[in-house]
RNA sequence: GGGGACGUAGCUCAGUUGGUAGAGCGCUUGCAUGGCAUGCAAGAGGUCGAGAGUUCGAAUCUCUUCGUCUCCA
Numbered sequence: 001g002g003g004g005a006c007g008u009a010g011c012u013c014a015g016u017u018g019g020u021a022g023a024g025c026g027c028u029u030g031c032a033u034g035g036c037a038u039g040c041a042a043g044a045g046g047u048c049g050a051g052a053g054u055u056c057g058a059a060u061c062u063c064u065u066c067g068u069c070u071c072c073a
Stems, first nucleotide, its partner, number of pairs: 001072007010025004019056001027043006049065005
């Protein structure tokens, strides 16, 4: 330099025709226990890497760009 994959909650990851963003773990609060572990209930937490385009509507389609991994030279 060229090809490919990935980027979504604090962490690990889903998201099936483009139609209000989710799970597990973790965190906070309450209940249960004498207390801890554990269990149950509720809650907080997201510019969907960034910018632009298409569309009534984009995490999803297109282009550019940044980062990580990998292959070729």

Record summary
This is a predicted structure of a 73-nucleotide RNA (transfer RNA) from a Phycisphaerales bacterium. Its mean pLDDT, the model's own confidence on a scale to 100, is 80. Its Rfam family is "tRNA". By type it is a transfer RNA. The sequence was found in a public genome assembly. Taxonomically the source falls in Phycisphaerales (Bacteria, Pseudomonadati, Planctomycetota, Phycisphaerae).